The prediction has a mean pLDDT of 78.
Predicted 3D model of RNase P RNA and transfer RNA as a complex of 418 nucleotides.
It holds a member of the Rfam family "Bacterial RNase P class A". Rfam's curators write: Ribonuclease P (RNase P) is a ubiquitous endoribonuclease, found in archaea, bacteria and eukarya as well as chloroplasts and mitochondria.
[in-house]
RNA sequence: GCAGAAGGUCGGGUGGUCGCUCCGGCCAGGCCGGAGAGGAAAGUCCGGGCUCCACAGGGCACGAUGCCGGAUAACGUCCGGGCGGGGUGACCCGACGGAAAGUGGCACAGAAAACACACAGCCGAGCGGCGCAAGCCUCUCGGUAACGGUGAAAAGGCGCGGUAAGAGCGCACCGGCGGCCAGGAGACUGGUCGGCCUGCCAAACCCCAUCGGGAGCAAGACUCGAUAGGAGGGGAUGAUGCGGCCCGCGGACCCUCCGGGUGAGUCGCUUGAGGCCGUGAGCAAUCACGGUCCCAGAGAGAUGACCACACAAACACAGAACCCGGCUUAUAGACCUUCUGCCGCC
RNA sequence: GGGCCCAUAGCUCAACGGUAGAGCGGCCGGCUCAUAACUGGUUGGUUGUAGGUUCGAAUCCUACUGGGCCCA
Numbered sequence: 001g002c003a004g005a006a007g008g009u010c011g012g013g014u015g016g017u018c019g020c021u022c023c024g025g026c027c028a029g030g031c032c033g034g035a036g037a038g039g040a041a042a043g044u045c046c047g048g049g050c051u052c053c054a055c056a057g058g059g060c061a062c063g064a065u066g067c068c069g070g071a072u073a074a075c076g077u078c079c080g081g082g083c084g085g086g087g088u089g090a091c092c093c094g095a096c097g098g099a100a101a102g103u104g105g106c107a108c109a110g111a112a113a114a115c116a117c118a119c120a121g122c123c124g125a126g127c128g129g130c131g132c133a134a135g136c137c138u139c140u141c142g143g144u145a146a147c148g149g150u151g152a153a154a155a156g157g158c159g160c161g162g163u164a165a166g167a168g169c170g171c172a173c174c175g176g177c178g179g180c181c182a183g184g185a186g187a188c189u190g191g192u193c194g195g196c197c198u199g200c201c202a203a204a205c206c207c208c209a210u211c212g213g214g215a216g217c218a219a220g221a222c223u224c225g226a227u228a229g230g231a232g233g234g235g236a237u238g239a240u241g242c243g244g245c246c247c248g249c250g251g252a253c254c255c256u257c258c259g260g261g262u263g264a265g266u267c268g269c270u271u272g273a274g275g276c277c278g279u280g281a282g283c284a285a286u287c288a289c290g291g292u293c294c295c296a297g298a299g300a301g302a303u304g305a306c307c308a309c310a311c312a313a314a315c316a317c318a319g320a321a322c323c324c325g326g327c328u329u330a331u332a333g334a335c336c337u338u339c340u341g342c343c344g345c346c
Numbered sequence: 347g348g349g350c351c352c353a354u355a356g357c358u359c360a361a362c363g364g365u366a367g368a369g370c371g372g373c374c375g376g377c378u379c380a381u382a383a384c385u386g387g388u389u390g391g392u393u394g395u396a397g398g399u400u401c402g403a404a405u406c407c408u409a410c411u412g413g414g415c416c417c418a
Base pairs, nucleotide, nucleotide: 001342002341003340004339005338006337007336008335009334010333013309014308015307016306017305018304020036021035022034023033024032025031026030038317042328043327045326046325047324048323049322050216051215052214053213057247058246059245060244062212063211064210065209066208067081068080069079070078071077082096083094084093085092086091097207098206102205103204104201105200106199119148121144122143123142124141125140126139128137129136130135156174157173159171160170161169175197177194178193179192180191181190182189183188220267221266222265223264224263229258230257231256232255233254234253241249274293275292276291277290278289279288280287281286347417348416349415350414351413352412353411356370357369358368359367364401371389372388373387374386375385376384394410395409396408397407398406
């Protein structure tokens, strides 16, 4: 200098004039002071706080997660580690429990796709034929799975010996499985020994372990106001109630049809698993302690317009609606830190 | 705010995890005086997009995009 990897910050600020919303105060339709959209506010994918339905209990079904350890209010999130894969590397990805609990699938091709029954072939024996002989041909029986072909995958792989021909049949190395020892909380790793050797798919059904009651701020609570009941059925031999079902609980209303009255306001609503700074613990996620700050609460939905200045990139993606922790997606541009590779110079 | 479903040829729809078809339409012929009907041949596909599982994906899984229905 070029190319790349990981992490982080900003994505607007200051002053003036006018305008809007909330909070507080006051001499009260006005004035003064303070505050006023995001890193994703988005998607609604997860987890909760909170509210109601019982007192949320037990079970089945259903759903989710799935290596080990930790963080957290919790999670399917995050951090660290293990193993596997990709990359020269920094790093990145992983849906990562179980296939001897059972069921199911592996098209076409191929003899054969898991109790895996041998197509061509190789060897031995027998009968027959040909030939001087070596040997050749058909058939039958026995042995064989090394070699060939097919396939994504076919009776562990490669090499040597051995055999009638072959085969882990034997041996060395590698892989797998099992035993023992050592290290590690653990996943796992290393060493050693051994019969030699039991396909793949569970993002197939399933089995195992763990977790999960339901509905959701249009949840729900209060105040004021309005109103008209009638008919039928069920119910203490136990209704409604709990997403479905059962047990248990519970103890009086429930369902259908006809008809009538139905508005307004307040709360929930922002002080939080809160932000920032410092110290300590921890590899980290994060936690503890101390200090400091209050930082939007609309209600058809506020935060805008103009001018100037500095910075100089703010012109992208884009607007809070109960709140928070994450994930995913979109993003013009500016900046910082660390690391890797290549080239050149000193 | 919550729940569910769908996307395949120009159109309407099929396709069990085994390599995407049918009808209508289009084009070129035949028949006819000519058209229609009829008949022969032919045509057309990144299966909404991207990634993943698998030997193999329209089909299974995840994310995104677009469309539709229901409840409050």